[in-house]
Model confidence (mean pLDDT): 85 of 100. The RNA shown here (c-di-GMP-I riboswitch aptamer) has 71 nucleotides and comes from a soil metagenome. The RNAcentral record of the sequence draws on MGnify. Of the family's consensus pairs, 95% are formed in the model.
RNA sequence: GCAAACCCGUCGAAAGGCGGGGACGCAAAGCCACCGGUCUAAAGCGAGGCGCUAUGACAGCGGGGUUGCCG
Repeated sequence: GCAAACCCGUCGAAAGGCGGGGACGCAAAGCCACCGGUCUAAAGCGAGGCGCUAUGACAGCGGGGUUGCCG
């Protein structure tokens, strides 16, 4: 310096995002979905109450790229 869980507000079909409170942690916990992984499934497809599927997400899951800080 950043800010997990949780709470409030707000956007979203959801996952989740954003703002406020809050600190579990982080020496890139800045940025980029390129590779793997994970989450969701509105629409669509198939089927009876469920399955498949990312064009939606996660950068605080790992790798990679890029800019750069502290010790």